[in-house]
Formats: sequence, structure tokens, C1' cells
RNA sequence: UACUUAUCAAGAAAGACGGAGGGUAGGGCCCUUUGAAGUCUUAGCAACCCAGGCUAGUUGGGUGCUAAUUCCCGCUUCGAUCAGAUGUUGAUUGACGAGAGAUAAGAA
Repeated sequence: UACUUAUCAAGAAAGACGGAGGGUAGGGCCCUUUGAAGUCUUAGCAACCCAGGCUAGUUGGGUGCUAAUUCCCGCUUCGAUCAGAUGUUGAUUGACGAGAGAUAAGAA
């Protein structure tokens, strides 16, 4: 790096350095000098894996995470409401799914 499987409406902070971006591609919208990204320290959350223990549901370790539903939408299908119109459309909105993305494990 591509592939397979599972999950993604919950949960969880502070300090120091730093100095303008970030929310991973597009469009919105939002966060941010009342300090962004990043690095370090401590704390916390609990999804997966490993080891032990145990019929209990804990301990330790490896990744991960700690704004907003994966922040929302954009793709397919099926609807609902409103406006206009009788050519046929526009706007708002709901549900399932797909794609993409993130995390973990596996095998290459």
C1' cells in the first nucleotide's frame, strides 16, 4: 500500500512548548490569538486483540480515542409536505441501502 471481517446516534481532560490553521478528498457549516495543527507529560474513556483469573465479569499489556451522529450533505431506491403548472418542475423533509472514511484484528 491494496484485501477480508467487525464497529462507528454512547463515552472521556488538564498543563507546558508552539504560533495559524483545523474538522482527513468536494460543497456547506462549525471550531480557533478567550490560542489551530504538531510535540511532550499526566489524567481519563472503553472498541478490538493478547495473557492470566473466574462464573465471575476483574488485572496487566498492545494499538486507539478524549467538539458538533463518521458535524451535515453530495450517489441509488422508496415516500411525505408545500408552491407552480397541466409542458413538466422547484423547494423542504423522512427511511433503508451503497460508496467513501476512521479504528481494531487477520493474512499477504